Notes
RNAcentral holds the full RNA, with entries from SILVA. Predicted 3D model of a 367-nucleotide part of an RNA (large-subunit ribosomal RNA, domain IV) from Cloacimonetes bacterium SCGC AAA252-D03. Model confidence (mean pLDDT): 86 of 100. It matches the Rfam family "Bacterial large subunit ribosomal RNA". Taxonomically the source falls in Candidatus Cloacimonadota (Bacteria, Pseudomonadati).
Context: one part of a larger RNA
RNA sequence: CUCUGGUUAAGGAACUCGGCAAAAUAGCCCCGUAACUUCGGAAGAAGGGGUGCCAUUGAAGGUGAAAGGACUCGCUCUUCGAGCUUUCGAUGGUCGCAGUGAAGAGGCCCAAGCGACUGUUUAUCAAAAACACAGGUCUAUGCAAAGUAGUAAUACCACGUAUAUGGACUGACACCUGCCCGGUGCCGGAAGGUUAAAUGGAUGGCUUAGCUCGUAUCGUUUCGAUAUUGGCGAAGGUCAGAAAUGAAGCCCCGGUAAACGGCGGCAAUAACUAUAAUUGUCCUAAGGUAGCGAAAUUCCUUGUCGGGUAAGUUCCGACCUGCACGAAUGGUGUAACGACUUGGGCGCUGUCUCAACCAGGGACUCG
Numbered sequence: 001c002u003c004u005g006g007u008u009a010a011g012g013a014a015c016u017c018g019g020c021a022a023a024a025u026a027g028c029c030c031c032g033u034a035a036c037u038u039c040g041g042a043a044g045a046a047g048g049g050g051u052g053c054c055a056u057u058g059a060a061g062g063u064g065a066a067a068g069g070a071c072u073c074g075c076u077c078u079u080c081g082a083g084c085u086u087u088c089g090a091u092g093g094u095c096g097c098a099g100u101g102a103a104g105a106g107g108c109c110c111a112a113g114c115g116a117c118u119g120u121u122u123a124u125c126a127a128a129a130a131c132a133c134a135g136g137u138c139u140a141u142g143c144a145a146a147g148u149a150g151u152a153a154u155a156c157c158a159c160g161u162a163u164a165u166g167g168a169c170u171g172a173c174a175c176c177u178g179c180c181c182g183g184u185g186c187c188g189g190a191a192g193g194u195u196a197a198a199u200g201g202a203u204g205g206c207u208u209a210g211c212u213c214g215u216a217u218c219g220u221u222u223c224g225a226u227a228u229u230g231g232c233g234a235a236g237g238u239c240a241g242a243a244a245u246g247a248a249g250c251c252c253c254g255g256u257a258a259a260c261g262g263c264g265g266c267a268a269u270a271a272c273u274a275u276a277a278u279u280g281u282c283c284u285a286a287g288g289u290a291g292c293g294a295a296a297u298u299c300c301u302u303g304u305c306g307g308g309u310a311a312g313u314u315c316c317g318a319c320c321u322g323c324a325c326g327a328a329u330g331g332u333g334u335a336a337c338g339a340c341u342u343g344g345g346c347g348c349u350g351u352c353u354c355a356a357c358c359a360g361g362g363a364c365u366c367g
Base pairs, nucleotide, nucleotide: 001362002361003360004359005358006357007356008355010353011352014351019348027051028050029049030048031047036041038172052094053093054092055091056090057089058088059087060086061085062084063083067079068078069077070076071074095099107346108345109344110343111342112341113340114338115337119131120130135170136169137168138167139166140165141164147156148155149154173333174332175331176330178263179262180261183260184259185256186255187254188253189252192251193250194249198245199244203240204239205238206237207236210232211231212230214228215227216226217225218224219223264282265281266280267279268278291325292322303319304318305317306316307315
């Protein structure tokens, strides 16, 4: 110096991001116990008192010696009840600083946020306000169910059957959950438009048996034969292929928001001023209702006012100018609960003012 313990004058959170850590509280009995509340709780609320040992004694219980009585004479029944013992007291005394004498054994209260709750989670930096949850709603599914796994057989769902099962969202409870279907999605519709493969086969190309204009050669009386450049071209083969027919889908027509989502602007106006119940106008599918609001959301911002403090960027109560709350991506409350977060208070303390000492381990020095 460091680690682990212990003690500490006076003060008592002045420490610090923050009472982190430590201290304090603590068992049992009695008294007593608020707001609030879902009437269960809150509650061990809070806050007080007692607690050892000895003597005497009370009540209640357990066991039941010895003795007496009875008869059916027994390992019988019955009466009284000593002694020992358990629990709860009462009175008196007594010792210590201290009596749950050591050890083990809640600190408490007030207010707010979030999450109803018990539970679950990042094995190895996060335990939470995250996940789950009972409850709510929507949606799919009539059973060879939907859904899931698999190429399939098949399996799960389920040896279940709509009070069932799958999926999605919300998340106890209380009061509620407004407007918008224009966009996207989903559901329904089928008249019209568009539309695939397929069917269809108009028509055209290539191929050529044949026909033929021309040219050359040969034989030649007309004419014929051969070769060749072109032209036309049946059937067959082959290639391409129009019209027409042709489903779902899309366009279209409706519905649907506890489906994804969305929920305005600019002017003017009241007999002080200010403000605007009111009016005008533009746009929209519709323009944010109830409730809440500087909020886990407020930039400006330490907003303003009030409370708490001597002094308060945090906290609580209001205001509303909501940069950019808002109703199952739920809104607002809420008893109980929480190793959650925030603010305040009492108690308590070496957290601190401000450090000191002690014990043990290590470092270090010497051997």